[in-house]
A computed fold for a 135-nucleotide RNA from Pelolinea sp., annotated as FMN riboswitch aptamer (RFN element).
RNA sequence: GAUAUCCUUCGGGGCAGGGUGAGGAAGCAAAAGCUUCUGAUUCCCGAUCGGUGGUGAUAACCCACGAGCGCAGAAAUGUGCAGACACGGUGCAAUUCCGGGGUCGACGGUACAGUCCGGACAAAAGAAGGUUAAC
Numbered sequence: 001g002a003u004a005u006c007c008u009u010c011g012g013g014g015c016a017g018g019g020u021g022a023g024g025a026a027g028c029a030a031a032a033g034c035u036u037c038u039g040a041u042u043c044c045c046g047a048u049c050g051g052u053g054g055u056g057a058u059a060a061c062c063c064a065c066g067a068g069c070g071c072a073g074a075a076a077u078g079u080g081c082a083g084a085c086a087c088g089g090u091g092c093a094a095u096u097c098c099g100g101g102g103u104c105g106a107c108g109g110u111a112c113a114g115u116c117c118g119g120a121c122a123a124a125a126g127a128a129g130g131u132u133a134a135c
Stems, first nucleotide, its partner, number of pairs: 001135001003133002006130005015046001017045003023038006047115002049105002051065004060103002068081005085101001087099003107118003
């Protein structure tokens, strides 16, 4: 240096501020209705976050993987489904940098959720380090 084996550790972030008020509770009333409190981090304005490997140049939105859902299987695994970007500038080279603008985001719970609660102190792509063996 490269190959194989075993092990250890690590391995996801985010609603500031404001508006509306479905529903609920209490009080008054014969009733109609009125008053007060509570009440969406989910609706509206606005705010904010971005796993892993690759790339002639740095990526949530280019390619692939992981996570998620379905089917087959005892399992390993296989297979199908399932997100989003264009323009201008610089440059040999950038949908990756700079500029302004735009888009996307599993499942269950709950007043409809990328951000709250939950499965999850879980799992995983992978990253770092060590052990042993022979070349």
Its Rfam family is "FMN riboswitch aptamer (RFN element)". Gene Ontology term of the family: FMN binding. On this family, see Vitreschak et al., Nucleic Acids Res 2002: "Regulation of riboflavin biosynthesis and transport genes in bacteria by transcriptional and translational attenuation".